[in-house]
């Protein structure tokens, strides 16, 4: 230098053909339960969907550019 892949909650990830609220598990916090803890049950908080621009009535999703990380080639 070239090719491919990945980037969404604190962590691991899902998100179908662009659509009606952006989600799951774990973790955190609160409550119930217990003599107490754990387990279990209920609830809550937590997001610039990597960044910028564009297309569109509407973008996590499509297009262009950029960044970080990983793999391969040279």
């Nucleotide at each position: 230098g070239g090719g491919c892949g990945u980037u969404u909650a604190g962590c691991u990830c899902a998100g179908u053909u662009g659509g009606u609220u952006a989600g799951a598990g774990c973790g955190u916090c609160c409550g119930c339960u217990u003599c107490a803890c754990a387990c279990g049950c209920g609830g809550a908080a937590g997001g610039u969907c990597c960044c910028c621009u564009g297309u569109u009535c509407a973008a996590a999703u499509c297009a262009g550019g950029g960044a970080a990380c990983g793999c391969c080639c040279a």
Transfer RNA from a Patescibacteria group bacterium, 74 nucleotides, folded computationally. Rfam family: tRNA. The family's RNA type in Rfam is transfer RNA. Its family is annotated with triplet codon-amino acid adaptor activity in the Gene Ontology. The sequence is in RNAcentral, with records from ENA. The prediction has a mean pLDDT of 81.